[in-house]
Formats: sequence, C1' cells, structure tokens
RNA sequence: GCCGAUUUAGCUCAUCUGGUAGAGCACAUGAUUUGUAAUCAUGGGGUGGCGGGUUCAAGUCCUGCAAUCGGCACCA
Repeated sequence: GCCGAUUUAGCUCAUCUGGUAGAGCACAUGAUUUGUAAUCAUGGGGUGGCGGGUUCAAGUCCUGCAAUCGGCACCA
C1' cells in the first nucleotide's frame, strides 16, 4: 500500500425484507434469612465508533474518516 470482517447498555451479544432498540450477566432497591450467599420481585442504564447523504422515517441503504482483528504485498 491492497482486500475483507467488526465497531449497539459496564461486559458478551441480538435486532428477519428500513418504521421510533432488546436479552443474559453485572448494578440498584425491596422481600426472604440471625447474617451472607442463593432465590423471587421491581428498577436505572445506550440513540447505535465519529461525520455527511438518501428517505416521511436508518442501528439497518450510500459515502468519508477512525479504531480493532485477519489475509496479501513491499522490506535496500
């Protein structure tokens, strides 16, 4: 330098053909217990890597950049 993949809640991941984002774990509160753990109930938390475009509407299509991972090339 070229090609490809990935980038969504603290973590790991979903979200079928565009229609206003969800699960598990973690966390908080309450119940239960002498207490802890476990268990049960309830709850908070993201606007989707950053920017632009298309559309009535985009995480989901197009595009620039960035980061991470993999492959290839170069390597006097």
RNAcentral holds the sequence, with entries from ENA.
The RNA shown here (transfer RNA) has 76 nucleotides and comes from Oxalobacteraceae bacterium IMCC9480.
The organism belongs to Oxalobacteraceae, within Bacteria.
Its Rfam family is "tRNA". Rfam describes the family as follows. Transfer RNA (tRNA) molecules are approximately 80 nucleotides in length. The family's RNA type in Rfam is transfer RNA.
Its mean pLDDT, the model's own confidence on a scale to 100, is 80.